Record summary: Two RNAs folded together computationally: RNase P RNA and transfer RNA, 424 nucleotides in total.
RNA sequence: CGGGGCGGGUAGGCAGUCGCGGACCAUUGCAUGGUCCGAGGAAAGUCCGGGCACCGCAGGGCACGGUGGUGGCUAACGGCCACCGUCCGCAAGGAUAGGGAAAGUGCCACAGAGAACAGACCGCCGAUGGCUUCGGCACAGGCAAGGGUGAAACGGAGGUGUAAGAGACCCCCGCGGGCGACGGCGACGUCCCCGGCACGGCAAACCCCACCGGAUGAAAGGCCUAACAAGGAGGGAGAGACGGCCCGUCUCGUUCGCACCUCCGGGCUGGCCGUUCGAGGCGGCGGGCAACCGCCGUCCCAGACAAAUGACUGCUCACGACAGAACCCGGCUUACCGCCCGCCCCGGGUU
RNA sequence: CGGCCUGUAGCUGAGCAGUGCAAGCAUCCCGCUGAUAACGGGACGGACGCAGGUGCAAAUCCUGCCGGGCCGA
Numbered sequence: 001c002g003g004g005g006c007g008g009g010u011a012g013g014c015a016g017u018c019g020c021g022g023a024c025c026a027u028u029g030c031a032u033g034g035u036c037c038g039a040g041g042a043a044a045g046u047c048c049g050g051g052c053a054c055c056g057c058a059g060g061g062c063a064c065g066g067u068g069g070u071g072g073c074u075a076a077c078g079g080c081c082a083c084c085g086u087c088c089g090c091a092a093g094g095a096u097a098g099g100g101a102a103a104g105u106g107c108c109a110c111a112g113a114g115a116a117c118a119g120a121c122c123g124c125c126g127a128u129g130g131c132u133u134c135g136g137c138a139c140a141g142g143c144a145a146g147g148g149u150g151a152a153a154c155g156g157a158g159g160u161g162u163a164a165g166a167g168a169c170c171c172c173c174g175c176g177g178g179c180g181a182c183g184g185c186g187a188c189g190u191c192c193c194c195g196g197c198a199c200g201g202c203a204a205a206c207c208c209c210a211c212c213g214g215a216u217g218a219a220a221g222g223c224c225u226a227a228c229a230a231g232g233a234g235g236g237a238g239a240g241a242c243g244g245c246c247c248g249u250c251u252c253g254u255u256c257g258c259a260c261c262u263c264c265g266g267g268c269u270g271g272c273c274g275u276u277c278g279a280g281g282c283g284g285c286g287g288g289c290a291a292c293c294g295c296c297g298u299c300c301c302a303g304a305c306a307a308a309u310g311a312c313u314g315c316u317c318a319c320g321a322c323a324g325a326a327c328c329c330g331g332c333u334u335a336c337c338g339c340c341c342g343c344c345c346c347g348g349g350u351u
Numbered sequence: 352c353g354g355c356c357u358g359u360a361g362c363u364g365a366g367c368a369g370u371g372c373a374a375g376c377a378u379c380c381c382g383c384u385g386a387u388a389a390c391g392g393g394a395c396g397g398a399c400g401c402a403g404g405u406g407c408a409a410a411u412c413c414u415g416c417c418g419g420g421c422c423g424a
Base pairs, nucleotide, nucleotide: 001347002346003345004344005343006342007341008340009339010338012316013315014314015313016312017311018310020038021037022036023035024034025033026032040322044333045332047331048330049329050328051327052217053216055214059247060246061245062244064213065212066211067210068209069083070082071081072080073079084098085096086095087094088093099208100207104206105205106202107201108200121147122146123143124142125141128140129139130137131136155173156172158170159169160168174197175195176194177193178192180191181190182189183188221273222272223271224270231264232263233262234261235260239251240250241249280299281298282297283296284295285294286293287292317320352423353422354421355420356419357418358417361376362375363374369407378394379393380392381391382390400416401415402414403413404412
């Protein structure tokens, strides 16, 4: 200098004028004035997890749904961190739904001889037996090395061996096993020994195993004010309600539609709380590889309910993207003009 | 706030692991007719909403987005 990888930050700035929402004060409800505050990294999608609220719940089983290497973090998670295995990349690095296929069932199209206790199309041999014109033939029979099909052909490559061959035998690799040794909390790794190989793939096919999950969501829920309605239909005694179902639990009851349940019919469409101080932000120190945690200091940082952020002017620059809170928080995913910073890898040049 | 369904040719719509996916209408061409319609024959047209993954193989299975529709409080 060129190419690339990973991580972090920012999301125009400054000044002025007017306007909008909220809190406090003046002054006292309106109005007015003053001071202060006023959207995001994703406020989004609503995909996970939790808080909070109400309802249900003795306990158990079944079903249904989700998650799936190991260890940790966390309130929790399908999130994050570290590590392991596998795959990709020259590398920095990246991807990974990554438990079980010797519990069972199922599937593996086409091609191919044969697709899971397999099989012989081309082929090789024909030692032995047979035929023979004594050269051979390839009939019996043996084989699976080589070719061919396929995503996948019942270990791979080399040697010995043989008529030709074959884990038939041998070294290496792979595979299976050992309560083997060492290292590691562990996933796992390295080495040793044994076995001649017996066990194809698919579980994002059913399934099995382990773990998790009661249901409903701020229209939750509570308070105040005002108003109201009787009546009708259905169920109703071993009946009803509740929970997804069962065992069950709870409630009611002694007889004609009572109680109770569901629906229709009827009323309200107001105010306040919940509602923003929180698993909070910033800074420092300490622990930890990290995610994260602890301590100290400091700050208060939207809170609406038809719903607030806008307009204009001047200067400036790199000329401004995606996009607007609605109970709150932790993640994930998706959208995004650009700019800045840090670390690392590869190639080339120069010193 | 919660639940469910759906996207395949211009339109409707089947296929839900097995190799560039039916069919009907529409469009175009040919035939029939004096001519048109109808009818008969033929052709064109889809990489299955987008992206990633699993698998030998994906429209089909899984995940995430995008669009459309329905239901409940």